[in-house]
Context: one part of a larger RNA
RNA sequence: GAACGAACGCUGGCGGCGUGGAUUAGGCAUGCAAGUCGAACGAUCCCUUUCUUCGGAGGGGGAUAGUGGCAAACGGGUGAGGAACACGUGGGUAAUUUACCUUUAGGUUCGGGACAACCCGCCGAAAGGCAGGCUAAUACCGGAUAAGACCACAGUUACUAAGUGACUGUGGUUAAAGAUGGGGAUCCUGAAAAUGGACCUGUCACCUAUUGAUGAGCCCGCGUCCUAUCAGCUUGUUGGUGGGGUAAUGGCCUACCAAGGCGAAGACGGGUAGCUGGUCUGAGAGGAUGGUCAGCCACACUGGGACUGAGACACUGCCCAGACUCCUACGGGAGGCUGCAGUCGAGAAUCUUUUGCAAUGCCCGAAAGGGUGACAAUGCGACGCCGCGUGAGCGAUGAAGGCCUUAGGGUUGUAAAGCUCUGUCAGCUCGGAUGAAUGCAGGGAAGUUAAUAACUUCACUGUUUGACGGUACGAGCAGAGGAAGCUACGGCUAACUCCGUGCCAGCAGCCGCGGUAAUACGGAGGUAGCAAGCGUUGUUC
Numbered sequence: 001g002a003a004c005g006a007a008c009g010c011u012g013g014c015g016g017c018g019u020g021g022a023u024u025a026g027g028c029a030u031g032c033a034a035g036u037c038g039a040a041c042g043a044u045c046c047c048u049u050u051c052u053u054c055g056g057a058g059g060g061g062g063a064u065a066g067u068g069g070c071a072a073a074c075g076g077g078u079g080a081g082g083a084a085c086a087c088g089u090g091g092g093u094a095a096u097u098u099a100c101c102u103u104u105a106g107g108u109u110c111g112g113g114a115c116a117a118c119c120c121g122c123c124g125a126a127a128g129g130c131a132g133g134c135u136a137a138u139a140c141c142g143g144a145u146a147a148g149a150c151c152a153c154a155g156u157u158a159c160u161a162a163g164u165g166a167c168u169g170u171g172g173u174u175a176a177a178g179a180u181g182g183g184g185a186u187c188c189u190g191a192a193a194a195u196g197g198a199c200c201u202g203u204c205a206c207c208u209a210u211u212g213a214u215g216a217g218c219c220c221g222c223g224u225c226c227u228a229u230c231a232g233c234u235u236g237u238u239g240g241u242g243g244g245g246u247a248a249u250g251g252c253c254u255a256c257c258a259a260g261g262c263g264a265a266g267a268c269g270g271g272u273a274g275c276u277g278g279u280c281u282g283a284g285a286g287g288a289u290g291g292u293c294a295g296c297c298a299c300a301c302u303g304g305g306a307c308u309g310a311g312a313c314a315c316u317g318c319c320c321a322g323a324c325u326c327c328u329a330c331g332g333g334a335g336g337c338u339g340c341a342g343u344c345g346a347g348a349a350u351c352u353u354u355u356g357c358a359a360u361g362c363c364c365g366a367a368a369g370g371g372u373g374a375c376a377a378u379g380c381g382a383c384g385c386c387g388c389g390u391g392a393g394c395g396a397u398g399a400a401g402g403c404c405u406u407a408g409g410g411u412u413g414u415a416a417a418g419c420u421c422u423g424u425c426a427g428c429u430c431g432g433a434u435g436a437a438u439g440c441a442g443g444g445a446a447g448u449u450a451a452u453a454a455c456u457u458c459a460c461u462g463u464u465u466g467a468c469g470g471u472a473c474g475a476g477c478a479g480a481g482g483a484a485g486c487u488a489c490g491g492c493u494a495a496c497u498c499c500g501u502g503c504c505a506g507c508a509g510c511c512g513c514g515g516u517a518a519u520a521c522g523g524a525g526g527u528a529g530c531a532a533g534c535g536u537u538g539u540u541c
Base pairs, nucleotide, nucleotide: 001541002540003539004538006537007536008535009534010533013388014387015386016385017384018383019381020380026344027343028342030341031340032339035070036069037068040067041066043064044063045062046061047060048059049058050057051056077299078298079297087223088222089221090220091219092218093217096216097215101212104209105208106207107206109143110142111141112140118133119132121130122129123128148174149173150172151171152170153169154168155167156166157165158164159163178204179203180202181201182200183199186198187197188196225271226270227269232262233261234260237259238258239257240256241255242254243253244252274296275295276294277293278289279288280287281286301322302321303320304319305318324335325334326333327332354377355376356375360374361372362371363370364369391421392420393419394418401412402411403410404409425482427477428476429475430474431473435468439463440462441461442460444458445457446456447455485530486529487528488527489526490511491510492509496525497524498523499522500521506513507512
């Protein structure tokens, strides 16, 4: 000199963009942060409508506890642990997996028994639980079929010939679910009508295999702090064989066999630490650092464990143990802010218990739509960067006052007053956005189809959706009016005199000032520097 997630002192006008719990990964009151689907299913309630033998039956709309599906493994937080294939970079997987999405091919058949909800009874203070009975499904189970896939065997062929890929044959194993629209004939149900079904067709869903994309797992080369006042370390240890386990390789696990494996190119131990893109500094080399943003990893009261699932050993799921807090009828239960706000504590120190799903994304849904403390906004803080202002021009009896003085004067100083102007920001009045794309309705065209129906797509017309926000911005009104401080002045280092004090009180980054004329202490006038900031402290280069 530069920098900072800074703090402290004095001071403080406005705006934009950023940024804000670095310490106790300490404890947490309260509210919210993950739901959605009735076009999977039975049921209940409400509104409305048609028929009626007045008992009821059917249609339409809405709401939903339960069964069921998908999501809840993302998004969000934090950096405790971890010196490690954790991260970075470059490769490998012929040793793997991948829900939703995509490509292609083939299918979607016949049956069965339950369990919630509901009814009823019982136990419990509660949390909750138990028994009996009824019932549906895209829930669950069994059979059929097998293009394909998988397994075994045989053959051909290829390679990185270790083992595996491709093709062929034989034998075996392995699947499914419907929902919702539309329809002219024909057939079945039925005396007929109605209804329902067969049949044709659209959309979504389901099963098997396949292709891609995306995500993930595993393995390897290289790189990655300090310490030798840590020199030897290791028994599942190092390797092999058989077996188990996994999506998959592997001492990952196990039985047996062998005795190996690592190490001054630093093993083992100890300390410290999330890693990176980056950031700061520096001419660079380098040094320091890893907050916000982005990628990866790890964690979720502490420790352990598995279940479900495509995916977790799962922040707001489950079980066990522990500490802590709360409720209790003392028998027993409930909880987990390192989500967003907020609170206490500790600390030099770090914000609103705000608004909205309008946008962007994500989840669910056929859609309308619903949810979203992600996100978009808002509030607070000079915490930082940037911009603007606190007026401009003229104005000398160089006014008054202050300070100094050699008492003449000098200086503050064109500074003020005064005159003439301007109108940024703040104030008041009026107007007033972009951010909106969608969605819905209507007729039209194309696709699909037997079809002019239904559905999908496209353009057009009309209409609807804004938290921020009556904000940004624009116009007008008024009027210099509301807006300057901080530090320093001995040398380094730009800037000097007087008074007070008298080695006292004090200053100080270094040198050093102060013991009666202190440009160094304290005050004043003046001056210098920076400026809505200025200085101090801390840390890095």
A computed fold for a 541-nucleotide part of an RNA from a metagenome, annotated as small-subunit ribosomal RNA, 5' domain. The coordinates come from a structure-prediction model, not an experiment, and the mean pLDDT is 85. Rfam family: Bacterial small subunit ribosomal RNA.